[in-house]
Context: one part of a larger RNA
RNA sequence: CCCACGUUAAGGAACUCGGCAAAUUGACUCCGUAACUUCGGGAGAAGGAGUGCUCUAUUAGGGUGACUGGAAUGCUAUAGCAAUAUUGCAUCGAAAGGUAGCCCGAAAGAGUCGCAGAGAAUAGGCUCAGGCGACUGUUUAUCAAAAACACAGGACUUUGCAAAAGCGAACAGCCGACGUAUAAGGUCUGACGCCUGCCCAAUGCUGGAAGGUUACGGGGAGGGGUCAGGAGUGGUAACACUCCGAAGCUCUGAACUUAAGCCCCAGUGAAUGGCGGCCGUAACUAUAACGGUCCUAAGGUAGCGAAAUCCCUUGUCAGGUAAGUUCUGACCCGCAUGAAUGGCGUAACGGUCUGAGCACUGUCUCAACGUGGGGUUCG
Repeated sequence: CCCACGUUAAGGAACUCGGCAAAUUGACUCCGUAACUUCGGGAGAAGGAGUGCUCUAUUAGGGUGACUGGAAUGCUAUAGCAAUAUUGCAUCGAAAGGUAGCCCGAAAGAGUCGCAGAGAAUAGGCUCAGGCGACUGUUUAUCAAAAACACAGGACUUUGCAAAAGCGAACAGCCGACGUAUAAGGUCUGACGCCUGCCCAAUGCUGGAAGGUUACGGGGAGGGGUCAGGAGUGGUAACACUCCGAAGCUCUGAACUUAAGCCCCAGUGAAUGGCGGCCGUAACUAUAACGGUCCUAAGGUAGCGAAAUCCCUUGUCAGGUAAGUUCUGACCCGCAUGAAUGGCGUAACGGUCUGAGCACUGUCUCAACGUGGGGUUCG
């Protein structure tokens, strides 16, 4: 010097990004316990008090309990028409009572010892306010446990059974499901409460079928090639060249006909998405309920708002502090909030994030001493 511990005067977060770490608290019994609340909670809220041993005293009280007790059931016999009553036998020993013994066991009073009685060890620190997520749960094995994922609940959509969706080279087979729309698949949202506005122009989806366009196929006007043959020119002829060209074969091919789709017409937002400018105006000023105008499919409703969203920005005001870029409450000028990409609230919950306080402390002022282990030096 390093590691792991222990103790510490006075102060007590002045440390620090941040009370990180440490300390505090801690058991049982009793008292007592707020806001808020989904009436369950919150709550071990918070905050207090007591706790040893001896005696009164094997206390009060409670339990159990050999025992007493004789219920009940079956059969038999007698009486009776029967219900039933009684006798005997067998099984079974019920309720009620509670002796001896054993076990549990307060509360109180008196006394007594120590610095200290949950005498050691193990054993919640608490409160206030806000953000996010309802909750328990899940996750990046090996830097992230969260506000991310999931979730119950909500909604839309597909699917009528040989279901849709899916696996599979497949008209096999399987799954869905030995299920049947209160079912199964997909997508979004995410308990609960109050709600969820406007736009169908674009994109998507669904429906429609009059018209336009449109493939293969059908169709076959026409055209090209080949060619029997014919004609013409040259040549005595053989032949050569040129032109026309039936049938067949072959290449090509217009009109016309022809589906879905697209164009088109509607619908549809808890489908993908979107939700404006400029100018003027009130008897101080300021502001603009109001008016004008342009554009749009429609111009952001309720709510919330310097926010996990605000650049300017440490916005402004208020609170808390001696002092507060953080925090809380307001304001609204929302660079660039906003309604299931959900909006706003919300008890409970959280190894969550943020701010404040009480208690507590070597985190610190500011360091000291000690214990154990290591390192180093010397031997």